[in-house]
């Protein structure tokens, strides 16, 4: 000096890990303003029986609390991680040449 390569640095895309969210799970939840099923009473019938429906009870909307795992969506001073690109700035290894 040339050639080949490594590493860093910058993109871009993929996998983890972590971390926010949300989806499920489970609990709680409506004085009326949900739903159902309606003791007591109550109203219509001559009766049979209907008919509305308060309290309870039960199943749940919105909220709330809780929450391992899986699954979805981001995030970045995450990874002595993989591919591809661009840079030829810095480090560095190896063969050849000259001096």
């Nucleotide at each position: 000096g040339a050639u080949c390569g490594g590493g860093u640095c910058c993109u871009g895309u993929g996998c983890g890990a972590c971390u926010g969210g949300g989806u499920c799970c489970c609990g709680u939840g409506a004085a009326u303003c949900g739903a159902g099923u309606c003791a007591g009473g109550g109203c219509c019938g001559g009766g049979a029986g209907g008919c509305a429906g308060c309290a309870g009870c039960u199943c749940u909307c919105a909220g709330c609390g809780g929450u391992a795992a899986a699954c979805c969506u981001g995030g970045g001073g995450u990874g002595c991680c993989g591919c591809a690109g661009a840079c030829c700035g810095c480090c560095u290894g190896g063969u050849c040449g000259u001096c």
Molecule: Bacterial small signal recognition particle RNA
Organism: Candidatus Hopanoidivorans cymbastelae